The RNA shown here (transfer RNA) has 75 nucleotides and comes from a Candidatus Methanomethylophilaceae archaeon.
The coordinates come from a structure-prediction model, not an experiment, and the mean pLDDT is 83.
The source organism's lineage runs through Archaea, Thermoplasmatota, Thermoplasmata, Methanomassiliicoccales and Methanomethylophilaceae.
It was read from a public genome assembly.
Its Rfam family is "tRNA". The family's RNA type in Rfam is transfer RNA.

RNA sequence: GGUCCCCUAGCUUAGCCUGGUUGGAGCGUCCGGCUGAUAACCGGAAGGUCGUGAGUUCGAAUCUCAUGGGGACCA
Numbered sequence: 001g002g003u004c005c006c007c008u009a010g011c012u013u014a015g016c017c018u019g020g021u022u023g024g025a026g027c028g029u030c031c032g033g034c035u036g037a038u039a040a041c042c043g044g045a046a047g048g049u050c051g052u053g054a055g056u057u058c059g060a061a062u063c064u065c066a067u068g069g070g071g072a073c074c075a
Stems, first nucleotide, its partner, number of pairs: 001074007010027004020058001029045005051067005
């Protein structure tokens, strides 16, 4: 230098190909229940502007372009 992959909640991760109701799940955190108490278990809640910026569109995590970080292969 060339081709491609990954980035979504504190952590892990689904959804992206095929745009459409409010972006889900597990763990963790917080509150409550249960218990003599703790763990486990049960119920509930908070937490995301989907790496960043722009564009297309009635509508973007999803399509397009640019760019940051990480990785693989080729040279």